A computed fold for a 66-nucleotide RNA, annotated as Pistol ribozyme. Its Rfam family is "Pistol ribozyme". For this family Rfam cites "New classes of self-cleaving ribozymes revealed by comparative genomics analysis" (Weinberg et al., Nat Chem Biol, 2015). Of the family's consensus pairs, 95% are formed in the model.

[in-house]
RNA sequence: ACUCGAUCAGACGAGUAUAAACAGGUGUUAGGUCUGAUGCGUGGGGGCUUUCUGCCCCCGGUCACA
Numbered sequence: 001a002c003u004c005g006a007u008c009a010g011a012c013g014a015g016u017a018u019a020a021a022c023a024g025g026u027g028u029u030a031g032g033u034c035u036g037a038u039g040c041g042u043g044g045g046g047g048c049u050u051u052c053u054g055c056c057c058c059c060g061g062u063c064a065c066a
Base pairs, nucleotide, nucleotide: 001016002015003014004013005012006038007037008036009035010034011033025065026064027063032040043059044058045057046056047055048054
C1' cells in the first nucleotide's frame, strides 16, 4: 500500500495475491467481529405456487458483562 471478516465510514484483526481464519475482550443469540446507517444474510406472520420449490407483502433487527 492493497485484499479480506454482508455494504459504506471508523475501530479491531488477519493476510501478501490469496480470500480465507482457531484471529477479531469473554460468553450468549437464529442474528453474521464491534459502533452508526443500510436491511444483504438470519427470525416471525400472511398471500401466490401441483410436487420440488420459488416469488411477493408486512413486522422485527442478539443480549449481558468487562